[in-house]
RNA sequence: GGACCGAUAGCUCAGUGGCAGAGCAGCUGACUUUUAAUCAGCGGGUCGGGGGUUCGAUACCCUCUCGGUCCA
Numbered sequence: 001g002g003a004c005c006g007a008u009a010g011c012u013c014a015g016u017g018g019c020a021g022a023g024c025a026g027c028u029g030a031c032u033u034u035u036a037a038u039c040a041g042c043g044g045g046u047c048g049g050g051g052g053u054u055c056g057a058u059a060c061c062c063u064c065u066c067g068g069u070c071c072a
Base pairs, nucleotide, nucleotide: 001071002070003069004068005067006066007065010024011023012022013021018055026042027041028040029039030038048064049063050062051061052060
């Protein structure tokens, strides 16, 4: 220098155009002498930045940043 993959909740990840989800973690309550476990509930997101397409973008296109793999 070139090619490809990835960036979504605190963490690990789903989500192939129609109001953004799960597990774990956290908080509250129940249960328990207490803790753990279990059960019920709650909160948490400018979907990496900018632009474009579209009635509508996390998703499609361009560019930038960051991380990874490969080639030179």